[in-house]
This is a predicted structure of a 349-nucleotide part of an RNA (small-subunit ribosomal RNA, central domain) from uncultured Phaeospirillum sp. The coordinates come from a structure-prediction model, not an experiment, and the mean pLDDT is 85. RNAcentral holds the full RNA, with entries from ENA. Rfam family: Bacterial small subunit ribosomal RNA.
Context: one part of a larger RNA
RNA sequence: CUGGGCGUAAAGCGCACGUAGGCGGCGUACAUAGUCAGAGGUGAAAGGCCCGGGCUCAACCCGGGAACUGCCUUUGAUACUGGUAUGCUAGAGUCCGGAAGAGGGUGGUGGAAUUCCAAGUGUAGAGGUGAAAUUCGUAGAUAUUUGGAGGAACACCAGUGGCGAAGGCGGCCACCUGGGUCCGGUACUGACGCUGAGGUGCGAAAGCGUGGGGAGCAAACAGGACUAGAUACCCUGGUAGUCCACGCCGUAAACGAUGAGUGCUAGAUGUCGGGAAGCAUGCUUUUCGGUGUCGUAGUUAACGCGUUAAGCACUCCGCCUGGGGAGUACGGCCGCAAGGUUAAAACUC
Numbered sequence: 001c002u003g004g005g006c007g008u009a010a011a012g013c014g015c016a017c018g019u020a021g022g023c024g025g026c027g028u029a030c031a032u033a034g035u036c037a038g039a040g041g042u043g044a045a046a047g048g049c050c051c052g053g054g055c056u057c058a059a060c061c062c063g064g065g066a067a068c069u070g071c072c073u074u075u076g077a078u079a080c081u082g083g084u085a086u087g088c089u090a091g092a093g094u095c096c097g098g099a100a101g102a103g104g105g106u107g108g109u110g111g112a113a114u115u116c117c118a119a120g121u122g123u124a125g126a127g128g129u130g131a132a133a134u135u136c137g138u139a140g141a142u143a144u145u146u147g148g149a150g151g152a153a154c155a156c157c158a159g160u161g162g163c164g165a166a167g168g169c170g171g172c173c174a175c176c177u178g179g180g181u182c183c184g185g186u187a188c189u190g191a192c193g194c195u196g197a198g199g200u201g202c203g204a205a206a207g208c209g210u211g212g213g214g215a216g217c218a219a220a221c222a223g224g225a226c227u228a229g230a231u232a233c234c235c236u237g238g239u240a241g242u243c244c245a246c247g248c249c250g251u252a253a254a255c256g257a258u259g260a261g262u263g264c265u266a267g268a269u270g271u272c273g274g275g276a277a278g279c280a281u282g283c284u285u286u287u288c289g290g291u292g293u294c295g296u297a298g299u300u301a302a303c304g305c306g307u308u309a310a311g312c313a314c315u316c317c318g319c320c321u322g323g324g325g326a327g328u329a330c331g332g333c334c335g336c337a338a339g340g341u342u343a344a345a346a347c348u349c
Base pairs, nucleotide, nucleotide: 003321004320005319006318007303008302012317014202015201016200017199021195022194023193025088026087027086028085029084030083033081034080035077036076037075038074039073040072041071042070049065050064051063052062053061054060091192092189093188094187095185096184097183098182099181103177104176105175106174107173108172109171110154115149116148117147118146119145120144121143125136126135162169163168207248208247209246210245211244212243216242217241221237222236223235224234259316260315261314262313263312264311267294268293269292270291271290272289273288274287275286276285277284278283298305299304322349323348324347331342332341333340334339
């Protein structure tokens, strides 16, 4: 470079926005850059190929031809791609009205529970386990009642329900705010689109910095058990942390292990949101969008997938190329650090 691939065999960037680039709807007109056809010029010779010939053959040499897939000039063609101009509305978007939602942020607020504190009742145990012990308790525990403090999380509702690009989001109220979808008006713009190397932003948990907070839980740690041992599993404690604010980190089985977009290709059934019609006013039919299950054609190595494709196609990006060495070393970049990212080779099977 090419081929074949990327759900599970190696392989889809964690996700988005977007620069360059690549690709791009339906007409008309013009020019003809790409494209196609004709002609001319050039494409040195030698070599190579084909056909002949000369040395006794061959190597070698000689003659002729084709070829030299290319470039330039010129004449013509105008379907397609590109260009210019001018239109269109099916893509994309805008406006008005209506609708569902744990989408995000800030502030407030509620009840249950755990723990602690104070007080009352009350007395010898409680706790824990397979069994125990460490532990707590006559300085009155456990239990129970009342009051108070504080932090964190929100039972039921709750649903292969909803929202979000992904990470993710769940008590209630108010305010601020993002996005898409559906329906109606069919009013407006007129290809404004898709993808996206670099780049930028977001990004669970853990971890880090500064300052708060600290109920429960709980790495580390201590003790008790178990055991041959037990740096574990079990138990009693318990510090970081978990929580908040601000700033870093930038990784995950970041998973649907399935990149984004568009079109096409049987159905059945459940559910969520919106609409239309029929109307027995709460059902039926139908339609659009989401979310599930089964399944036809097709596909797949099989499992399976199957209008939410892993089917049939196109566009753009990313990635793979035997196992180990190794996602390592070195170097670069980033980071306070932990480390991240980019990323080999020797050697070996």